[in-house]
Molecule: small-subunit ribosomal RNA
Organism: archaeon
C1' cells in the first nucleotide's frame, strides 16, 4: 500500500468462523510543565423533582394623576407596540413530520417599501385617585370624579357578495382579472410635537413570513394478510384566511392491499458525523435548516400572527402557604441542589461587540449573546536542556567537574480588556520548575537474565502458561513501543469478496422446494415504419449557510479564521440525438403448437383369463420320528406326522424372457388378451404465425409406514408368548404368531423422494457401446431377415481443452454464455420452544431465542489399526517328532507377610542362579550402639601457653575419644557466622556413556529429473526369482548412500614352508617284562627324524563352472555327475534409519536440588540368611535302557607362584605331614558316561535322597545366628506330574563329565570344553507374529485409540403452569369538569345570570377483548462441569454394513418390521467400458 497475521491437522489443501494489527466514540486506571485555537460539557439513566436569584420589556413625540431635589426627574394607571422572538429539549411522532420538486384557478400577512387619496361630525363611559367595605393571605366588593391615539354613533370614500351585460386582458383552461348596471352587506381615520419630525386611515402593488394540496424518497417485522362505516364518491349545506367528510343530512356501495394495506415493534428528520479505495455500513450529541414539546390531558380568549415555556380556565397527580374559610406553583431558559447513574462545569464578569425589542431620538432592557473560571473534551504548537573532559560502559549511555544557552519558570516595567487575565515588548535571576504509561511466549518490537512459586498462587483478546531449572505467574535488573500522555472496559466502521449492486456460492464443506401444472411478476426471435417513456448529449433553473476539496491571504508556525472556485453523486424545466430498450402500428419463420403418415414401449385406467409354488381340506399309499441349528432346545408327531400318489378349496405373486434394456415430471410401473385414456421420438416442399421461457403465491400429484369404514386373510410378519446365547440378552439365531402386507373408498403428505447435480435456451475436441425412427450401400433361405454406415432422438463408458479444494466432471458439465425460481451464511441449543394453518390421530408446514462452545466441517496425504482382502516368511509359529516345565524334596531368585533392620533397583515377550558370580566380618548403601571430621575468610579465644602428643586413675564392649591430676609442645584456633570436603541422599522423566527390545527383521534414505497447489508421490511399484530393496526384465525415472551380501575369526579337504617344550612310521642305542627263545610287549626328558599326528604360516579349492529338464534364450530352481565339501558347506563376530521419556545417578563421569556436624567418615554387634504362603528358573529323583559291587578303556578346553602341586607316609575318609618339577606345547590340575563280570527282581525297595542325630575336617581375627567336606546312624516327599506352557531339525536334541570365572572358604550358578549321540519334517499359514501390496477408518497418546446414551450429583439459562401482581391498547356502557352552537328566560344590557336542546369532551367507574412484562408449587428437555454408575450404539465387515422415513416395543445407548439409499467391506458371477 485496494495489506495482512493467529488458531481445527502428525502434516497438507480447502470451506468456515473466533482471535490480533487501524481509526472513532463514552467512561475509567496511573501519570501530568506551558501555550494557542474549538460549532466542547446532565444527550444516553429520571421529558424525574426543584430552595435561591436572574432570564422582556419599552414608549412622557399617546392621556389622566401622585410624588417631587422643580429636572430633560421619580412613580402609579389607562392606551400602543412587544411578551407567537430569541433561549431549553427530543417525549411523542413510520406522518406530507422531514428531505426534494411543484401547485394554490382555494389562502393569509402586524411591523418595511412604493403609488394613489383622506384624516370630517358627534357621543359617553372607566382605570389611577377620592370616600366606604370585605378577607390571614391571594385578591376582591360597592359608591364617587376624570383623560386619551382607549370606546361608541352619523357621513364619505372604499370594500364585498349575488345577477345581468361587454368586440377587453392574463393563462395550458377561466370559475380569475378588468369595466358598466342592479340589489343586499360591511361600512374608514387620532393625534402629538422641542415645528425639524412622528404618527392614523382607505385602495393597489410589492417584500417578509406563513397556511393548504401534491410527485418522488428515506427503518422492523408475514410467527401481523386482509383491513375500513365518515367508511369510498355524490347532491346540498355548516365551517375557515382558504381546499377538503374537517363538519352535518340525503343517495349511491364503494375504498386500501402482497409493489406489503392493516397491526406490532423501534425511531424527531435534514444538512451532516464516523469508518471505508470506493459501492456501502453504523450513528443523528454538538453547529445550521425543519418539526414537536414546556407536569399528564383537554379547551377555548385575545391577536396581523398562539390554541401561547417565564398568559388563563378546566380535570389529573404531585409540592407549597393557610387564620382551615381558602389560595399559590410548574428550571426540557442561566447558575444551583436532590434524585438517577459508570458518566457531564461558576448560584462568575457585562451589555464594551453583534443581534433583538421598544422609542423620533438620546437611550431602556436582554443568563440572546460578548468574556472570564473549571474540566487530560477535542486538534495544534514547544519544552523538560547543550558542549567540553577525566572515570566507568552492556557502546545506548552512566557520573564528576567545567563551560554555554534562558523557551517555560520567578520578578519588575510598558502595552493589552468592559474590568481583568493571557499574549506581546524590554529589564534582571537561575539547569534551574517539568515523565510517564504499557509491554517483552508466538501473533507483535523488546530477556533463552536472576530471585521466588510449584496446575498452588496467578497470568492470558486468541493460541496457550503454571504438576521444582516457567523467556508466559510475582518481584529485581535490563530492554522495547508511544510520549503529556498511556492503557483498561464498552459501542460503531474497517478488516470482512463472513450478506457478495459493484463483489460469494449451492455433486462431496451451509445450502436445488420429492415431481409437475399454473397465476402475477420477470425475460424475449427476424425485418419495417412511427414515437421517444427509458438511454445519451446540451442550455436554464434548484440543490441554503457551516461542513468536504484546491489555491491565496491573516494572526510568528499549525490548529483557527478569510476571499474565489469547486463539489454537493440529485432534482425541475426547455432544445437536440434514436444505435439499444419500451410503446403502437406492419410484415416473416427458424422458437413454439397444430395436421397427416408408419413404427416403439413392464405409459395409465377398467374387465376378463391363465401358470407354478404355497397353504387347508378330503381320499389312498406308507412309519416313527419330523423340524431346526454353530451346536441344540422349545415345537409338532400314536387321535399316524415328515414322505408319496389323487382330487377339492383359498389367497397372494408372475420365474425363465431379463439386458448399466424401455416407458413415465416424479413417486413409480414386468404373465396374457381387450377396451379406453394419455405422451415421447422419427418422417413430410402442410397449416397457424412469437402464440415463448421461469414462474412468488396457488394447484394436482406423491414409496414404505401408519389411520378411518367395509371386505379379504395363503404365505411373511413389527407387538407378544416360547427355546437357545450371554456375565446379562428387553437383540443378533431358532419354534409360533397378532396389527399389518392383499382389495375398495377416504385420509396422511413424509424418505439417503439421491445423479446429494432445479428449469429453458445458445455456444465449446473426440473414440467407442446401446434403444427408437428413417434413409443409403451390401448379402439373402427372401422373412417384420443379416452386415456396414449416415440423420435425429434417448441411454452408458472413456476422455481433450477448460472447470474443480481436491475427489472428480468433461455436448447427459460440475466448461463458456443468456433468462427465471428457489435455497445457504460457524458449531451446539434445533427442526427444538412458543405461535400460526393443516391433519381423526400420529403428526406435518412455516420457524426462533436465551446460554453455551474455538472450533464443527470437506478433499486429499503419511502412518498405525481392523473379530477386511491378497502374496511371502519364522521350531522365541504350527505340522510331524524327541525332551521337558507345571505335582515331589532341595537350591536360588521375586512377591507378600514379619521385622530395629530385613537397604536398593529390576515387573509381558524384553523383571524373577536378574543389578551380583556364592552378602560369615569386610562388602553395605539397612538396623542398634558408639567416636571422628570444616580447605578458605570474618569475629570471639590466644606466649596469663593454642592444636597435637602422653604416664596413670576414672567412663566403657573397646578407645587420651571424653573428664580429673600432671609432663610435653611452642602458634594458631570448630566456640559463632559464612563457606567447603565428603554424599551408595533424590531425580534414568534433565544427562553423556554403555545395554536390552523390535530384529534370527530386510527394510531405512539421498542427488538430479518428473508428477502434484500441497502434504507428498515416483524411484523403492508389477512378473519371475532368492536368506535377503538377492538378482532379472518390464515401467517417469536415472543413479546413489546406510543395512543384507562381501569381509575378519574358528571349522571341514588337500598342498607348501617350518620343527620346540611337539611327534615317534621306520632306523639304531638303553631299561622292564612276557618267552614256545624265533621273538613279543612297554616305555618319546636316549641317538635320529619330521613321514605320519600336532603346532602355525602361507596357499589351492566351490563358481550354479559341467550336463539334462522347467523358466522368457534372462535371473535363477529341480535332479545329476564329479567333488573333502553343493547351491549362504558349518558355526561364529559384525546390529541399518529409528523407534521404546526401556534399564543403569548403585560402575564411573555429569546439570540441578537436598544433608553438610550429619544423609560425611570409622568402630563393634545385627541385617540383607525371617515364613501362614503365591510365582519363576534350576538340581536330584520316582528307577532294572537302573542302582550297587569289582575289573577295565578313551578327551578336549582351560588354569597354575600368598598358585599348581608330581611323589612319599599317615588316617576308614575328608584331610594332615613333607615335597620334586611348575612364572609352563617342558612340570601339576585332570574325566564320566562306556566295556567286562557279579548281584538286586518290582518293592516306597539294595529306587530316592530330603530332614535330623553323632563323631570328624578345612579355610578364616571369627563358622552361634549364618560356610563347605567326611564318615555312622536316621532314611521324608516322590511310582512319571490338571489346566497351561517351554525348548529343538544334526554332531542338533537328550545325555556323561571336565575346566574356568567369582574365590580366604564355599557352585546344583555363568561362560566355555570334549565324550556319547538320536527321533521327525523336507512342509504350511490354522494358531503366535514379522514383511509387502492393497482396502477402509470418525484412530494420529496412533484399537490398551475413539466414541454413544440413560442414571446420581453441582451451577446456568430457557420452555410449560393452577393462578397472582403491574402497565399499554382498542371496543361497550354508567358518570362526567369543562369548552362551542342555537334557543328561552332575567338583570343592574358594548355585558352578564339561570335553564334548555344539540354537539365536543380530559379524567373516572364497571365490564370485556387484545397485547407487553414480573413473580410462581410443579413439570419439561437443554447447556456446562480433571478422574462417578450401567452398558457399547457408531467409527475395521466395529464382531447383526451403516443411514433415511415411518411404525411398535425396550434401563440405556438401541432392537424389531416395511419401503428407500450407498455416503457399506469382502468374495464370485454376469453385463458394459478403456
Nucleotide at each position: 500500500a485496494u495489506u495482512c497475521c493467529g488458531g481445527u491437522u502428525g502434516a497438507u489443501c480447502c470451506u468456515g468462523c473466533c482471535g490480533g494489527a487501524g481509526g472513532u466514540c463514552a467512561c475509567u486506571g496511573c501519570u501530568a510543565u506551558u501555550g494557542g485555537g474549538g460549532u466542547u460539557c446532565g444527550a444516553c439513566u429520571a421529558a424525574g423533582c426543584c430552595a435561591u436569584g436572574c432570564a422582556a420589556g419599552u414608549c412622557g413625540a399617546c392621556u389622566g394623576g401622585u410624588c417631587u431635589u422643580c429636572g430633560c426627574g421619580a412613580c402609579c394607571a389607562g392606551g400602543g407596540c412587544g411578551g407567537a422572538c430569541g433561549g431549553c429539549u427530543c417525549a411523542g411522532u413510520a406522518a406530507c413530520a422531514c428531505g426534494u420538486g411543484g401547485g394554490c384557478a382555494a389562502c393569509c400577512u402586524a411591523c418595511c417599501c412604493u403609488c394613489a387619496g383622506g384624516u370630517c361630525a358627534g357621543g359617553g363611559a372607566u382605570a389611577a385617585c377620592c370616600c366606604c367595605g370585605g378577607g390571614a393571605a391571594a385578591c376582591u366588593g360597592g359608591g364617587g370624579a376624570u383623560a386619551a391615539u382607549a370606546c361608541c354613533u352619523g357621513a364619505u370614500a372604499g370594500g364585498u357578495a349575488a345577477a345581468g351585460a361587454c368586440a377587453u386582458c392574463u393563462g395550458g383552461a377561466a370559475g380569475g382579472a378588468g369595466u358598466c348596471u342592479u340589489u343586499g352587506c360591511c361600512c374608514a381615520a387620532a393625534g402629538c410635537u422641542c415645528c425639524g419630525g412622528c404618527g392614523c386611515c382607505u385602495g393597489a402593488g410589492g417584500a417578509u413570513g406563513g397556511g393548504c394540496c401534491u410527485g418522488c424518497g428515506g427503518c422492523c417485522g408475514a410467527u401481523u394478510a386482509g383491513g375500513u362505516u365518515g367508511u369510498u364518491g355524490g347532491c346540498g349545506g355548516u365551517g375557515u384566511a382558504a381546499c377538503g367528510g374537517a363538519c352535518c343530512a340525503c343517495c349511491a356501495a364503494g375504498c386500501c392491499u402482497a409493489a406489503g394495506a392493516u397491526c406490532g415493534g423501534u425511531a424527531c428528520g435534514g444538512g451532516c458525523a464516523c469508518u471505508g479505495g470506493g459501492a456501502g455500513g453504523u450513528g443523528g450529541a454538538g453547529c445550521c435548516c425543519g418539526g414537536a414539546g414546556a407536569u399528564g390531558g383537554g379547551g377555548g380568549c385575545u391577536g396581523a400572527g398562539a390554541a401561547a415555556a417565564g398568559g388563563c380556565c378546566c380535570c389529573a397527580g404531585g409540592c407549597c402557604c393557610u387564620a382551615c374559610g381558602g389560595g399559590g406553583c410548574g428550571c426540557a431558559g442561566c447558575a444551583g441542589g436532590c434524585g438517577c447513574g459508570a458518566a457531564a462545569a461558576c448560584u462568575c464578569c457585562g451589555c464594551a461587540a453583534u443581534a433583538c425589542g421598544c422609542g423620533c431620538a438620546a437611550g431602556c432592557g436582554u443568563g440572546a449573546c460578548g468574556g472570564g473560571g473549571g474540566g487530560a473534551c477535542c486538534c495544534c504548537a514547544a519544552g523538560u536542556g547543550u558542549c567540553a573532559u577525566g572515570c566507568c560502559u552492556u557502546c545506548g549511555g552512566g557520573u564528576a567537574u567545567g563551560a554555554c544557552u534562558u523557551u517555560u519558570g520567578c520578578a519588575g516595567a510598558g502595552u493589552g480588556u468592559a474590568a481583568a487575565a493571557a499574549g506581546c515588548u524590554c529589564u534582571g535571576c537561575g539547569a534551574a520548575u517539568a515523565a510517564a504509561a504499557g509491554c517483552u511466549g508466538g501473533g507483535u518490537a523488546a530477556g533463552a537474565c536472576c530471585g521466588g512459586u510449584g496446575c498452588c498462587a496467578g497470568c492470558c483478546g486468541c493460541c496457550g502458561c503454571g504438576g521444582u531449572a516457567a523467556c508466559a505467574c510475582c518481584g529485581g535488573c535490563a530492554g522495547c513501543u508511544u510520549g503529556a500522555g498511556u492503557g483498561g472496559u464498552g459501542a460503531c466502521c474497517a478488516c470482512u469478496a463472513u450478506u457478495a449492486u459493484u463483489g460469494g456460492g449451492c455433486c462431496u464443506a451451509a445450502a436445488g422446494c420429492g415431481u409437475c401444472c399454473g397465476u402475477a411478476g420477470c425475460c424475449g426471435g427476424u425485418u419495417c415504419u412511427g414515437u421517444a417513456a427509458g438511454u445519451c448529449c446540451u442550455u436554464g433553473g434548484g440543490u441554503a449557510a457551516a461542513u468536504c476539496c484546491a489555491c491565496c491571504c491573516g494572526g510568528u508556525u499549525a490548529a483557527c479564521g478569510g476571499u474565489u472556485g469547486g463539489c454537493c453523486u440529485c432534482c425541475c424545466a426547455g432544445g437536440g440525438a434514436u444505435a439499444c430498450u419500451g410503446c403502437a402500428g406492419a410484415a416473416c419463420u427458424u422458437g413454439g403448437g397444430a395436421a397427416c403418415g408408419a413404427g416403439a414401449g413392464a405409459g395409465g385406467u377398467c374387465g376378463g383369463a391363465g401358470g407354478u409354488a404355497c397353504u387347508c381340506c378330503g381320499g389312498g399309499g406308507g412309519u416313527a420320528g419330523c423340524g431346526g441349528u454353530g451346536a441344540a432346545a422349545u415345537g409338532c408327531u400314536g387321535u399316524a406326522a415328515u414322505c408319496c400318489c389323487c382330487g377339492g378349496g383359498g389367497g397372494a405373486c408372475c420365474a425363465c424372457c431379463a439386458g448399466u434394456g424401455g416407458c413415465g415430471a416424479a413417486g413409480g410401473c414386468g404373465u396374457c388378451c381387450g377396451a379406453c385414456c394419455a405422451g415421447a421420438g422419427c418422417g413430410u416442399g402442410u397449416c397457424c404465425g412469437a402464440c415463448g421461457g421461469u414462474g412468488a403465491g396457488g394447484g394436482a400429484c406423491g414409496a414404505a409406514a401408519g389411520c378411518c369404514a367395509g371386505g379379504g386373510g395363503a404365505g411373511c410378519g413389527a407387538a407378544c408368548g416360547g427355546g437357545a446365547u450371554u456375565a446379562g440378552a428387553u437383540a443378533c439365531c431358532c419354534c409360533g404368531g397378532u396389527a399389518g402386507u392383499c382389495c375398495u373408498g377416504g385420509c396422511c403428505g413424509u424418505a439417503a423422494a439421491c445423479g446429494c447435480u432445479g428449469c429453458c435456451c445458445g455456444c465449446u475436441a473426440g473414440g467407442u457401446g446401446u434403444u427408437g425412427c428413417a434413409c443409403g450401400c451390401u448379402c439373402u433361405a427372401c422373412g417384420g431377415g443379416g452386415g456396414c454406415g449416415u440423420g435425429c432422438a434417448g441411454u452408458g463408458c472413456c476422455g481433450a481443452a477448460g472447470c474443480g479444494a481436491a475427489g472428480g466432471u468433461g455436448a447427459u458439465a460440475a466448461g463458456c454464455g443468456g433468462g427465471c425460481c428457489g435455497c445457504c451464511u460457524g458449531g451446539g441449543a434445533a427442526g427444538u420452544a412458543c405461535u400460526a394453518c393443516c391433519g381423526c390421530a400420529a403428526g406435518g408446514u412455516a420457524g426462533a431465542a436465551a446460554c453455551u462452545u474455538a472450533a464443527a466441517g470437506g478433499a486429499a496425504u503419511u502412518g498405525g489399526c481392523g473379530g477386511g482382502g491378497g502374496a511371502g516368511c519364522a521350531c522365541c509359529a504350527c505340522a510331524a517328532g524327541g525332551g521337558g516345565u507345571g505335582a515331589a524334596g532341595u537350591c536360588u531368585g521375586c512377591g507378600g507377610u514379619u521385622u530395629a533392620a530385613u537397604u536398593g533397583g529390576a515387573u509381558u515377550c524384553a523383571a524373577c542362579g536378574c543389578c551380583g558370580g556364592a552378602a560369615a566380618u569386610c562388602u553395605c548403601a539397612c538396623c542398634g550402639g558408639g567416636g571422628g571430621c570444616g580447605a578458605c575468610g570474618g569475629c570471639a579465644g590466644g606466649a596469663u601457653g593454642a592444636a597435637g602428643g602422653c604416664c596413670a586413675a576414672g567412663c566403657u564392649a573397646a578407645c587420651g575419644a571424653c573428664u580429673u591430676u600432671g609432663c610435653u609442645g611452642g602458634a594458631c584456633g570448630a566456640g559463632c557466622c559464612g563457606a567447603g570436603a565428603g554424599g551408595a541422599g533424590g531425580u534414568g522423566c534433565a544427562u553423556g556413556g554403555c545395554c536390552g527390545u523390535c530384529g534370527u527383521c530386510a527394510g531405512c534414505u539421498c542427488g538430479u529429473a518428473c508428477c502434484g497447489u500441497g502434504a507428498g508421490g515416483c524411484g523403492u511399484c508389477c512378473u519371475g526369482u532368492u536368506a535377503a530393496g538377492u538378482c532379472a526384465g518390464g515401467c517417469a525415472a536415472c543413479g546413489a548412500g546406510c543395512g543384507a551380501g562381501a569381509c575378519c575369526c574358528g571349522u571341514g579337504c588337500c598342498c607348501c614352508u617350518a620343527g620346540u617344550u611337539g611327534u615317534c612310521a621306520g632306523c639304531g642305542a638303553u631299561u622292564c617284562c612276557c618267552u614256545u627263545c624265533g621273538g613279543g610287549g612297554a616305555a618319546g626328558g636316549c641317538g635320529g627324524u619330521c613321514a605320519c599326528a600336532c603346532u602355525a604360516g602361507g596357499g589351492g579349492g566351490a563358481c550354479c563352472g559341467c550336463u539334462u529338464g522347467c523358466g522368457a534364450c534372462a535371473a535363477g530352481c529341480a535332479a545329476g555327475a564329479g567333488g573333502a565339501a553343493g547351491g549362504a558347506g558349518c558355526g561364529a563376530g559384525c546390529g541399518a534409519c529409528g523407534a521404546u521419556a526401556g534399564g543403569u545417578c548403585a560402575g564411573u563421569a555429569u546439570g540441578c536440588c537436598c544433608c553438610g556436624a550429619a544423609u560425611c567418615u570409622c568402630c563393634c554387634g545385627g541385617g540383607c540368611u525371617a515364613c501362614a504362603c503365591g510365582c519363576g528358573g534350576a538340581c536330584u529323583g520316582c528307577a532294572a535302557u537302573g542302582g550297587c559291587c569289582g575289573g577295565g578303556a578313551c578327551a578336549a578346553u582351560g588354569g597354575g607362584u600368598c598358585c599348581c602341586g608330581a611323589c612319599u607316609u599317615c588316617g576308614a575318609a575328608a584331610g594332615a605331614a613333607g615335597g620334586a618339577g611348575g612364572a609352563a606345547a617342558u612340570c601339576c590340575c585332570u574325566a564320566a558316561a562306556c566295556c567286562c563280570g557279579g548281584u538286586c527282581g518290582u518293592a516306597g525297595u539294595u529306587c530316592g535322597g530330603a530332614u535330623c542325630g553323632a563323631g570328624g575336617g578345612c579355610u578364616g581375627u571369627a563358622a552361634c545366628u549364618c560356610g563347605c567336606c567326611c564318615u555312622c546312624g536316621u532314611g521324608a516327599a516322590g511310582c512319571c506330574g490338571g489346566a497351561a506352557u517351554c525348548c529343538c531339525u544334526a554332531g542338533u536334541a537328550a545325555u556323561c563329565g571336565c575346566g574356568u570365572c567369582u574365590c580366604a572358604c564355599u557352585a546344583c550358578g555363568g561362560c566355555g570344553c570334549g565324550g556319547u549321540g538320536a527321533a521327525u519334517a523336507u512342509g504350511u499359514c490354522c494358531c503366535u507374529g514379522c514383511u509387502c501390496c492393497u482396502u477402509g477408518c470418525a484412530c494420529a497418546c496412533a484399537c490398551c485409540g475413539c466414541c454413544c446414551g440413560u442414571c446420581a450429583c453441582a451451577c446456568c439459562a430457557c420452555c410449560c403452569g393452577a393462578g397472582u401482581g403491574a402497565g399499554g391498547u382498542c371496543g361497550a356502557g354508567g358518570c362526567g369538569a369543562g369548552g362551542c352552537a342555537u334557543c328561552g328566560u332575567c338583570c343592574g344590557u358594548u355585558g352578564g345570570g339561570c335553564g334548555a336542546u344539540g354537539u365536543c369532551g380530559a379524567g373516572u367507574c364497571u365490564g370485556g377483548g387484545u397485547u407487553u412484562c414480573g413473580c410462581g408449587a410443579g413439570g419439561g428437555g437443554g447447556g456446562u462441569g480433571a478422574a462417578g454408575u450401567c452398558g457399547u450404539a457408531a467409527c475395521a465387515a466395529g464382531g447383526u454394513a451403516a443411514c433415511c422415513g415411518u411404525a411398535g416395543c425396550g434401563g440405556a445407548a438401541g432392537c424389531u418390521g416395511c419401503g428407500g439409499u450407498u455416503g457399506g467391506a469382502u468374495c464370485a458371477c454376469c453385463u458394459c467400458c478403456u